[in-house]
Formats: sequence, structure tokens, C1' cells
RNA sequence: UCGUGCUAGACGGGGAACUAGCGGUGCCCUGUACCCACAAUCCGCUCUAGUGGGGUUGAAUUCCCGCUCGAGGUGCGCUUCCGCCAGGUUGGGCACGGUUUCGAAGACGUUGAUGAUCGGGUCCCGCGCAGCGGCGGUUCACGAACUCCGCCAGGGCCGGAAGGCAGCAACGGUAAGUGGUCACCGUCCGUGUGUUGCAGGAGCGCCUGAUCGUAGCCCGAGAAACCGAACGCCACUGGGGGAAUCGUGAUCGACAGCGGGUGCACGA
Repeated sequence: UCGUGCUAGACGGGGAACUAGCGGUGCCCUGUACCCACAAUCCGCUCUAGUGGGGUUGAAUUCCCGCUCGAGGUGCGCUUCCGCCAGGUUGGGCACGGUUUCGAAGACGUUGAUGAUCGGGUCCCGCGCAGCGGCGGUUCACGAACUCCGCCAGGGCCGGAAGGCAGCAACGGUAAGUGGUCACCGUCCGUGUGUUGCAGGAGCGCCUGAUCGUAGCCCGAGAAACCGAACGCCACUGGGGGAAUCGUGAUCGACAGCGGGUGCACGA
């Protein structure tokens, strides 16, 4: 130096978080680089830092170390933006309420506005009248076997007879009572019925009549001023939270590049 076969090692890495620390599962960034089981209220280890099992490769472009580059992540800071909580009158006057003034358009008004006076009604109470309801009466019908009246057939009694007497039923009438539709009457009772009548009361409003008086009045789109209420709105202040750009050799750092290092055995 070449060939053959082994072993160490390798078969992804990194960040944040978690952890006494290390690694893993999970999340994120790179990148393509075995398989199975365990595993975030965790799983397994101890500075030699996953555990258990299986497989491929294997001393070099593939393993180890250093340097350079630098994706990306984390920390800090400036600026900007978004949104949350709180503040009170500190502002704006946006929105809100009230007062005053002006007031477009429209309606009414010399056939008399606003206003003033008087009267009446509407309202309340009482009386009267009517209505309604009830009750009673008149009228009609029924209605007393006997203890109502009249008339009394038959029959009964008295009488020699003529006649007389009492008197049931029937008939007629009547009393107590029962019933009935309408009408009529009532010095009766009642009333969320009503007024055309009388009187009293009340009186803000509404309606109406008369008189006086002489020019406005009603409504109001909108404008201005003042006051108030406050946070509904916007600014302002304070406190958290989130995001973006930039900066920071502050920190970690994949991939890539460069350089260096690194076994054993046998044979030639």
C1' cells in the first nucleotide's frame, strides 16, 4: 500500500416549556436520516444521564472535534397598532333631558283671533213625574154535602080534610179560598232606567249663548343661548394583555462549507 473479516461508533438535529439535572413522548423550526413497547394529573435514567427487545451499516464523502456561515427560536429595548379594565368632570360637544328666544311650511281669524265678564249645560245630592219589577184590588171562571142566603122536586112531619111546617139533593147567588191572559186602578214597596219638571251644591277641564274689546292665534321642520345629568360616544390619564417592524455579538442554534483526529485481527 492492497484484500478479507470484526469492533468502537452511527442509523437525524435543534428551540421553548417541563425537570434537581439528562433524555424521550407532546408543541415549534429545519431536514429526510430503521422497527416494536412505555410515556404529560407523565415514561425511563443519574454528569457514563432514556429503559427493554430486534435489524442494517461499519473506520470513513458516512464516526468524533474545532472554526466559519446561518434557517429558526427565546430574552431585552424603542416605535406603532389592536383590544380589555378603571377614572371622573379633566376636555369636545356627538348623543340625552329641561328652560328661554327666534322660527320655515301649514291651519284658523275683521262673517271678529288671544283675552275678560255674565248665563246655561256637562258633574254630584234631594224631591217630583214616567218607566221597569214586585204586591194588592177591580173583572172573569171555579168554588160551602152539612155548621151561608133564596127557591125548594122527591120524600118526611102535623091535620079528618083544606092546607101548613121543617127541609136533603138539584138550580141560582154569595163568603173564605183557588186560578187565569189582556186591560184597568193603587194615598203600597223597590230602583247603576229616564228627563221635560223643581231646588241645592260643585266648578280645574270641555261645549255653548250674550256682552266688552280690537289683531292676532294654534301647531311646529329647524336654529341659538343657558342649565343639568353624566360616560351612552370620542379624546385624556393609569394599569394589564396581544401582535408587527426594527435593534441588540444578549443567548441557543439545524443544514452547509473548511480543517484536523481516530481502532483490531489475518494474509500478500
Description: This is a predicted structure of a 268-nucleotide RNA (Bacterial large signal recognition particle RNA) from an Armatimonadota bacterium. It matches the Rfam family "Bacterial large signal recognition particle RNA". The family's RNA type in Rfam is non-coding RNA gene. Rfam links the family to the GO terms signal recognition particle, plasma membrane targeting and SRP-dependent cotranslational protein targeting to membrane, signal sequence recognition. About the family: The signal recognition particle (SRP) is a universally conserved ribonucleoprotein involved in the co-translational targeting of proteins to membranes. The coordinates come from a structure-prediction model, not an experiment, and the mean pLDDT is 77. The organism belongs to Armatimonadota, within Bacteria. Of the family's consensus pairs, 89% are formed in the model.